[in-house]
RNA sequence: GGGCCUAUAGCUCAGUGGUUAGAGCCGCGGACUCAUAACCCGUUGGUCGCUAGUUCAAAUCUAGCUGGGCCCA
Numbered sequence: 001g002g003g004c005c006u007a008u009a010g011c012u013c014a015g016u017g018g019u020u021a022g023a024g025c026c027g028c029g030g031a032c033u034c035a036u037a038a039c040c041c042g043u044u045g046g047u048c049g050c051u052a053g054u055u056c057a058a059a060u061c062u063a064g065c066u067g068g069g070c071c072c073a
Stems, first nucleotide, its partner, number of pairs: 001072007010025004018056001027043004049065005
């Protein structure tokens, strides 16, 4: 220098054009227990990396940029 993949909650991820953006873990509260853990119930938390474009409508499609990863030279 060229090509490909990837970016969504504190962490690991799902969501592949329209429904309220979700799950597990973590955290917080409760219940249980003599007490702690486990199990059970409830619950907080998001500019969907950034900027533009397409569309009636974008986390989702397109372009550029930025960060991370892999390959080639």
Background
This is a predicted structure of a 73-nucleotide RNA (transfer RNA) from an uncultured Spirochaetales bacterium. The coordinates come from a structure-prediction model, not an experiment, and the mean pLDDT is 82. It matches the Rfam family "tRNA". The family's RNA type in Rfam is transfer RNA. Gene Ontology term of the family: triplet codon-amino acid adaptor activity.